[in-house]
RNA sequence: GGGCCGUUAGCUCAAUUGGUAGAGCACCACAUUUGCAAUGUGGGGGUAGCGAGUUCGAAUCUCGCACGGUCCA
Numbered sequence: 001g002g003g004c005c006g007u008u009a010g011c012u013c014a015a016u017u018g019g020u021a022g023a024g025c026a027c028c029a030c031a032u033u034u035g036c037a038a039u040g041u042g043g044g045g046g047u048a049g050c051g052a053g054u055u056c057g058a059a060u061c062u063c064g065c066a067c068g069g070u071c072c073a
Base pairs, nucleotide, nucleotide: 001072002071003070004069005068006067007066010025011024012023013022019056027043028042029041030040031039049065050064051063052062053061
């Protein structure tokens, strides 16, 4: 320098290949306990790496850039 893959909640990851974002763990409250843990119920939290484009509508398609991984030189 070039090819490919990845970037979504605090963490690990999903989303019938365009229709308005979810799970587990974690966190908070309550119940339970002498207390803690475990367990149960409920709750808060993300405009999707950044920018632009296509579209009525983009996490999803296109382009550029950034970061990470991998292969080639």
This is a predicted structure of a 73-nucleotide RNA (transfer RNA) from a Minisyncoccota bacterium. Its Rfam family is "tRNA". Rfam classes the family as a transfer RNA. Model confidence (mean pLDDT): 81 of 100. The organism belongs to Minisyncoccota, within Bacteria.